[in-house]
Context: one part of a larger RNA
RNA sequence: CUGGGCGUAAAGGGUCCGUAGGCGUCUUGCCAAGUUGAUCGUUAAAGCCAUCGGCUCAACCGAUGAACUGCGAUCAAAACUGGUAAGAUAGAAUAUGUGAGAGGAAUGUGGAAUUCCUGGUGUAGCGGUGACAUGCGUAGAUAUCAGGAGGAACACCAAUGGCGAAGGCAGCAUUCUGGCACAAUAUUGACGCUGAGGGACGAAAGCGUGGGGAGCGAACAGGAUUAGAUACCCUGGUAGUCCACGCCGUAAACGAUGAGUACUUGGUGGUGGGGGAUUCGACCCCUUCACUAUCGGAGCUAACGCGUUAAGUACUCCGCCUGGGGACUACGGCCGCAAGGCUGAAACUC
Numbered sequence: 001c002u003g004g005g006c007g008u009a010a011a012g013g014g015u016c017c018g019u020a021g022g023c024g025u026c027u028u029g030c031c032a033a034g035u036u037g038a039u040c041g042u043u044a045a046a047g048c049c050a051u052c053g054g055c056u057c058a059a060c061c062g063a064u065g066a067a068c069u070g071c072g073a074u075c076a077a078a079a080c081u082g083g084u085a086a087g088a089u090a091g092a093a094u095a096u097g098u099g100a101g102a103g104g105a106a107u108g109u110g111g112a113a114u115u116c117c118u119g120g121u122g123u124a125g126c127g128g129u130g131a132c133a134u135g136c137g138u139a140g141a142u143a144u145c146a147g148g149a150g151g152a153a154c155a156c157c158a159a160u161g162g163c164g165a166a167g168g169c170a171g172c173a174u175u176c177u178g179g180c181a182c183a184a185u186a187u188u189g190a191c192g193c194u195g196a197g198g199g200a201c202g203a204a205a206g207c208g209u210g211g212g213g214a215g216c217g218a219a220c221a222g223g224a225u226u227a228g229a230u231a232c233c234c235u236g237g238u239a240g241u242c243c244a245c246g247c248c249g250u251a252a253a254c255g256a257u258g259a260g261u262a263c264u265u266g267g268u269g270g271u272g273g274g275g276g277a278u279u280c281g282a283c284c285c286c287u288u289c290a291c292u293a294u295c296g297g298a299g300c301u302a303a304c305g306c307g308u309u310a311a312g313u314a315c316u317c318c319g320c321c322u323g324g325g326g327a328c329u330a331c332g333g334c335c336g337c338a339a340g341g342c343u344g345a346a347a348c349u350c
Stems, first nucleotide, its partner, number of pairs: 004321003007304002012318001014201004021194003025088007033081002035077008049065006091191001092188004096183004103177007110154001115149007125136002162169002206247006215241002220236004258317006266295011299306002323350003332343004
């Protein structure tokens, strides 16, 4: 390389958009590049192979033939691929009308709770633990009532629920805005799928500048525990957590399952639409799309399990794997303020 694979054994890129490329619906005409056939030329000799022959055989040697894989030329075919011209509507998109939603951004606003401050009542404890202690408290704490300040998060609703490409998204109101589903028609007419490079987004932590800081809380300090205790438990507590702007670009970024299309028995739920039947109306019932769960058939699987949301049956395109360690390393390159990230070996060893 071929081959074989990627849910859990090594292996799906964190996600999407998209360049080149690869692949691509139906009908008709033409072309003949790919494709197929025929003929001709060429494909040195030797070798290989077949037959015959020469050394007593064989190795070896000679002769004849076949073969060789392509390349070139001419003629022909037109199903398929391709090209071209014309058309179609089943893919795709657009228009119209409804609809659901924590989809995104900004501004404003609400109540509960914690903490702190002020004042009132009130008196000796509070707090914490397995039990203690550190800590707080007669300078009046804890408890309780009233008022105020400030920050962060939004109980119930709430769900096996919804939305988003993923990360993720939840009090309420308003403004701006993306996507999606359904119904019936109309329009465009393959405009499609995937996507090396590339671009954008991307939890938490971390970084820069400026704010903010209630609670929580790495580091740190103290108290316990213990043989020790740089921990688990307790009392404190700084960065941080929050906001604005700019970086970082990683996660068990998981469904550990790339995207798209088609096909293949079913049962029971949920969410959002449509139609029918019924009704005063809703519910219930039948049916049909889209999404989302669960059980399970064939089939698949090493098994576990998957099972119309496939890990079944096929096709297209991309990414990735090739024994363990060394090694999410070294060196180099690119990126970054840094932390570091991406790419990514070898010696050696089992």